The prediction has a mean pLDDT of 82. A computed fold for a 330-nucleotide part of an RNA from Eucalyptus grandis, annotated as large-subunit ribosomal RNA, domain IV.

Context: one part of a larger RNA
RNA sequence: CCAUAUCGCAGGAAGUCAGCAAAAUGACCCCGUAAGUUUUGGAGAAGGGUUGCCCUCUUGUCUUUUGAUUAGGAAAGCAACACAUAACCAGGGGUAGUGACUGUUUAUUGAAAACACGGGACUCUGCUAAGUGGUGACACGAUGUAUGGGCUAUAACACUUGCUUGGUGCUGGAAGGUCGGAAAGAGAAGUGUUAUAAGCUUUGAAUGGAAGCCAACAUAAACAGUGGCAGUAACUUUAACUAUCCUAAGGUAGCGAAAUUCCUGGUCAUAUAAGUAGUGACCUGCACAAAUGGUGUAACGACUGCCCUGUUGCCUUCAACAUAAACCCA
Numbered sequence: 001c002c003a004u005a006u007c008g009c010a011g012g013a014a015g016u017c018a019g020c021a022a023a024a025u026g027a028c029c030c031c032g033u034a035a036g037u038u039u040u041g042g043a044g045a046a047g048g049g050u051u052g053c054c055c056u057c058u059u060g061u062c063u064u065u066u067g068a069u070u071a072g073g074a075a076a077g078c079a080a081c082a083c084a085u086a087a088c089c090a091g092g093g094g095u096a097g098u099g100a101c102u103g104u105u106u107a108u109u110g111a112a113a114a115c116a117c118g119g120g121a122c123u124c125u126g127c128u129a130a131g132u133g134g135u136g137a138c139a140c141g142a143u144g145u146a147u148g149g150g151c152u153a154u155a156a157c158a159c160u161u162g163c164u165u166g167g168u169g170c171u172g173g174a175a176g177g178u179c180g181g182a183a184a185g186a187g188a189a190g191u192g193u194u195a196u197a198a199g200c201u202u203u204g205a206a207u208g209g210a211a212g213c214c215a216a217c218a219u220a221a222a223c224a225g226u227g228g229c230a231g232u233a234a235c236u237u238u239a240a241c242u243a244u245c246c247u248a249a250g251g252u253a254g255c256g257a258a259a260u261u262c263c264u265g266g267u268c269a270u271a272u273a274a275g276u277a278g279u280g281a282c283c284u285g286c287a288c289a290a291a292u293g294g295u296g297u298a299a300c301g302a303c304u305g306c307c308c309u310g311u312u313g314c315c316u317u318c319a320a321c322a323u324a325a326a327c328c329c330a
Stems, first nucleotide, its partner, number of pairs: 003323002006320001008318001010316002019311001027051001029049003038156001052078002056074004061068002091309007098301002103115002119154001121152001123150003131140003157296004162226003167223002169219001176214003184207001187203005227245002230242002254288001255285001266282005
């Protein structure tokens, strides 16, 4: 010096990305227990107290009786450093983000806020179902039948989910146009015949004509989108108001320096002696926003941020001791 343990004055997170690691808490019984809440829970909340030995009394259990031991309760005494005597064995509280929850996942860097989920929604599907696998027979769906089955995105619950169908997509239609597969086919050419004809071969006007496309309609819990520029109020500022351009329509409710805020260490408040962090507000949203869901939310989380309490060698600042290595000497 390294590894694993033990111990430490005063302080007690000043250490650090972060209390990482360690310490602390810990069992049974008794008392007691807040906010908010979906009234189940939160809750072992928190916070207190008891626990040894001896003796007496008492209750219960087992046993045929006698008795036995164990368990509980009460009182007195003894002891007192201590007694759940070792081991095993939650530290707690507050606040915010996020995901409702239990669950699942990167075997070998990641367990999470990712995936799933019940619930709600669109859409397809009438049974030889839709959808899927197979060249096919056939099979799954399903020994099911729309309260079923398939796909998609969303994600408990509560309150909600605004405007836009111009583009793209999808759906429907017995008008119209366009394009046009195929059959039919006037006629023409060739062949055929001594010459016609029939037949055969090639070509082919017009007509006819499904789907598609155009045009028109509908549809956003389909893909998606959801504006500028000026002026104006009797301090100033601001602009309810007005004008104008453009658009399919111009972002509604709610939230907002946010897991989203560049400028930014925004401004104010809170907390600290001191806070680029945290929380609460403000709104100037570079570039939130409504099932690509929006906003809340009790319970839950080996999730993340911050604060308080207890605790400690994490630190001020290192010291001691033991064992095993390494190293040094013989």

Lineage of the source: Eukaryota > Streptophytina > eudicotyledons > malvids > Eucalyptus.